The RNA shown here (transfer RNA) has 72 nucleotides and comes from a Candidatus Nealsonbacteria bacterium.
Its Rfam family is "tRNA". Rfam links the family to the GO term triplet codon-amino acid adaptor activity. Rfam classes the family as a transfer RNA. Rfam's curators write: Transfer RNA (tRNA) molecules are approximately 80 nucleotides in length.
Lineage of the source: Bacteria > Bacteria candidate phyla > Candidatus Nealsoniibacteriota.
[in-house]
RNA sequence: GCGGGAGUAGCUCAACGGCAGAGCGUUUGCUUGCCAUGCAAAAGGUUGCGGGUUCAAAUCCCGUCUCCCGCU
Numbered sequence: 001g002c003g004g005g006a007g008u009a010g011c012u013c014a015a016c017g018g019c020a021g022a023g024c025g026u027u028u029g030c031u032u033g034c035c036a037u038g039c040a041a042a043a044g045g046u047u048g049c050g051g052g053u054u055c056a057a058a059u060c061c062c063g064u065c066u067c068c069c070g071c072u
Base pairs, nucleotide, nucleotide: 001071002070003069004068005067006066007065010024011023012022013021018055026042027041028040029039030038048064049063050062051061052060
């Protein structure tokens, strides 16, 4: 330099172009004499960044950044 893959909640990952979710974690409450377990609820996201297409984009297109793999 070329090709491919990945980037979404604190972490690990989902999500046919149509309300962004789950598990774990965090916080609060219930349960307990206390802790743990269990139960209930809540908070937490400019979907790496910038544009474009579309009534509508995490998803499609272009550019760009970071990481991984391969080729030269």